A computed fold for a 343-nucleotide RNA from a Minisyncoccota bacterium, annotated as Bacterial RNase P class A.
RNA sequence: UAAGGCGGCCAGGCGAUCGCGUAACGCAGUUAUGAGGAAAGUCCGAGCAUCACAGGGCAAGGUGCCGGUUAACGGCCGGUGAAGGCGACUUCAAGGAAAGUGCAACAGAAAGAAACCGCCCCCGCGCGCAAGCCCGGAGGUAAGGAUGGAAAGGCGAGGCAAGAGCUCACCCGCGUUUCGGCAACGAAAGCGCGAUGUAAACCCCACCCGAUGCAAGAUCCGAAUGGAAGCGAUACGGCGGCCCGCCGUGCUUCCGAAGAGAUCGCUGGAACCGCGCGGUAACGCGCGGGCUAGAUAGAUGAUCGUCCAACGACAGAACUCGGCUUACGACCGCACUUAUCGC
Numbered sequence: 001u002a003a004g005g006c007g008g009c010c011a012g013g014c015g016a017u018c019g020c021g022u023a024a025c026g027c028a029g030u031u032a033u034g035a036g037g038a039a040a041g042u043c044c045g046a047g048c049a050u051c052a053c054a055g056g057g058c059a060a061g062g063u064g065c066c067g068g069u070u071a072a073c074g075g076c077c078g079g080u081g082a083a084g085g086c087g088a089c090u091u092c093a094a095g096g097a098a099a100g101u102g103c104a105a106c107a108g109a110a111a112g113a114a115a116c117c118g119c120c121c122c123c124g125c126g127c128g129c130a131a132g133c134c135c136g137g138a139g140g141u142a143a144g145g146a147u148g149g150a151a152a153g154g155c156g157a158g159g160c161a162a163g164a165g166c167u168c169a170c171c172c173g174c175g176u177u178u179c180g181g182c183a184a185c186g187a188a189a190g191c192g193c194g195a196u197g198u199a200a201a202c203c204c205c206a207c208c209c210g211a212u213g214c215a216a217g218a219u220c221c222g223a224a225u226g227g228a229a230g231c232g233a234u235a236c237g238g239c240g241g242c243c244c245g246c247c248g249u250g251c252u253u254c255c256g257a258a259g260a261g262a263u264c265g266c267u268g269g270a271a272c273c274g275c276g277c278g279g280u281a282a283c284g285c286g287c288g289g290g291c292u293a294g295a296u297a298g299a300u301g302a303u304c305g306u307c308c309a310a311c312g313a314c315a316g317a318a319c320u321c322g323g324c325u326u327a328c329g330a331c332c333g334c335a336c337u338u339a340u341c342g343c
Stems, first nucleotide, its partner, number of pairs: 001339004005334004010329001012307007020034006036314001040325002043323005048213004061208004065079005080094001081092004095204002100202002102198003116145002118141003122137003126133002153171002156168003172194001176189005217264004221259001226255006235249005272289007
């Protein structure tokens, strides 16, 4: 210098005018405050609420190397193994295929314990002087050919009628022992020569799991019409000082229930920021600090000036947290890597 790898941070600033939500107050108003890193997708995990629920089991669903972390998780951190990359580094549905079943298109004889061609031995007939050859039959053989993504461990030597882990060396693989590690696993030694792949196919094993979501749900006011129970026709209410009289049919409780009804849930929280300590880290502990939207037709905006490379990208809270995923503009760091050049 070029090409990469990993990590971090910000999310326009200031001023003026007008406007909107919320809160307080001395209420024609004043003051304070008012979106995000993803507020998004609603994919996981929780709190909270209502309903369901003795206990246990089945089914269905989910998770799936090991250790740690957490309120919890399918998240995160650190490892192991495998795969990719020259490398920094990245990626992962990564338990079980000797429990059982299924499947492996096309091709091919055969896709699990295989004989199509070829090779070899034996028998029979025939031909040939003979070596041998043709045909038929019974076997052996996975070395060679052919098919395929994959053909019954690879490769070499010995061996054999021809062959073959049949035997041997090396490699691969499986189990065993010892050592190291909390563990996944790794290393070494020895042994046995060894029945493909697929479980994001059924299945087996281990663990987890009730349903619905703040329009959850709780409290209050209670129109019109109405329902039930009780009281009452010798009743009750009104007019009236009282009686007569006249007018009306009700009174109490409960249910139900209109109302873009009211209040709560609602934002102070497993939260946030800073410092210190422990830990490789995720994270934990301690101390200190401030309060940081809360609407219910739903506020958070607009215009101008100025700085600036920039009318600034993606994008707008609706119960709240912890994650994941997706969208997107700019900037910074690395005693990170590789290549080339110079000293």
The coordinates come from a structure-prediction model, not an experiment, and the mean pLDDT is 75.